Model confidence (mean pLDDT): 81 of 100. A computed fold for a 64-nucleotide RNA from a Planctomycetota bacterium, annotated as transfer RNA.

RNA sequence: GGCUAGCUCAAUGGGAGAGCGCUGGAUUGUCGAUCCAGGAGUUGUGGGUUCGAAUCCCACGCCA
Numbered sequence: 001g002g003c004u005a006g007c008u009c010a011a012u013g014g015g016a017g018a019g020c021g022c023u024g025g026a027u028u029g030u031c032g033a034u035c036c037a038g039g040a041g042u043u044g045u046g047g048g049u050u051c052g053a054a055u056c057c058c059a060c061g062c063c064a
Stems, first nucleotide, its partner, number of pairs: 001063003006020004014051001022038005044060005
């Protein structure tokens, strides 16, 4: 310094998202590509502050 979806990463203290991948469908002689739709999260763990925490504070764990 970092930890958020299977992977890579976003997200001014106020409704958690994208790309890739995955599943289903359309298209195609088949695959691929393309198009449409869909599921997927205890935001590392435990506390604290706050009307409200992924976001601020503390401790711990893991990675560099």
Its Rfam family is "tRNA". Its family is annotated with triplet codon-amino acid adaptor activity in the Gene Ontology. The organism belongs to Planctomycetota, within Bacteria.